[in-house]
RNA sequence: GAGUACGAACAAGCGCCAGAACUCUGCGGAGUUGACGAGGUUGGAGGUUAUCGAGAUUUCGGCGGAUGCCUCCUCGUCGCCUGUCACGACGAAAAGCACGCUUUUAAAACGCCCGGGUGACCGGACGGACAAAGAAGUGUGUGUUGACAGCU
Numbered sequence: 001g002a003g004u005a006c007g008a009a010c011a012a013g014c015g016c017c018a019g020a021a022c023u024c025u026g027c028g029g030a031g032u033u034g035a036c037g038a039g040g041u042u043g044g045a046g047g048u049u050a051u052c053g054a055g056a057u058u059u060c061g062g063c064g065g066a067u068g069c070c071u072c073c074u075c076g077u078c079g080c081c082u083g084u085c086a087c088g089a090c091g092a093a094a095a096g097c098a099c100g101c102u103u104u105u106a107a108a109a110c111g112c113c114c115g116g117g118u119g120a121c122c123g124g125a126c127g128g129a130c131a132a133a134g135a136a137g138u139g140u141g142u143g144u145u146g147a148c149a150g151c152u
Base pairs, nucleotide, nucleotide: 014064015063016062017061019060020033021032022031023030024029036053037052038051043073044072045071046070047069048068074092075091076090077089078088079087081150082149083148084147085146086145096142097141098140099139100138101137102136103135104134110127111126113124114123115122116121
C1' cells in the first nucleotide's frame, strides 16, 4: 500500500410511538398510519414550544433530535489616510439599512400505470399545475461617529 472477513457508524423537516385512528384475526394476539416540499449547520458557552409556505387538515396527540433565533465571550467587516480604545450596525468566508427586478426545476395533492401485502398500507414510473420565506446577482435611494497617537 492492496485485498478479504467481522464489528461499529449511517437520519436533520429528521427518527420514534405508551395515546388516537385504521387492518387482520383462531379473540389470545399480530400489524398499519403517524409532515408535502422549499430553505437552512461547522469559533465557544448558555437559553429557547426553532424558519417558510402548499389544491395536505389524523400533516391529530406526544417523545427525542436538530443546521433557526436570543444573550454573553472570541475573532473580524464597515463607519472614505493609518493604529489603539470606546460607540453603532453587521459577519463567522462573510460583514449598514430600505425598496424594486432577475435567478434559485416546489413537492404532496390530482390523473394514470407497475411491483409488494389477506388487509390497513408500502415502494416506484409517467403526465400536467400551483407557493412563501431565505439566498445569490443587479439597480435605485439612504445612513455613517468620538478620544488619543501617527502619516501627508